[in-house]
RNA sequence: GGGGACAUAGCUCAGCCCGGUAGAGCAGCGGUCUGUGGAACCGUCCGUCGCGGGUUCAAAUCCCGCUGUCCUCA
Numbered sequence: 001g002g003g004g005a006c007a008u009a010g011c012u013c014a015g016c017c018c019g020g021u022a023g024a025g026c027a028g029c030g031g032u033c034u035g036u037g038g039a040a041c042c043g044u045c046c047g048u049c050g051c052g053g054g055u056u057c058a059a060a061u062c063c064c065g066c067u068g069u070c071c072u073c074a
Base pairs, nucleotide, nucleotide: 001073002072003071004070005069006068007067010026011025012024013023020057028044029043030042031041032040050066051065052064053063054062
């Protein structure tokens, strides 16, 4: 230098293909229960969806560029 995969909550990930309210589990916090703790259950908190631009009534999703990590070819 050529090709490819990935980037979403504190962590692990789904959602993307085929545009239409941003989600799950775990963790944190509060509560119920309990002699205490744990477990269980209920509630709650947490996101400029890597960055910039474009298309669109509407973009995590489509298009272009860039950044980072990894794989591969030379």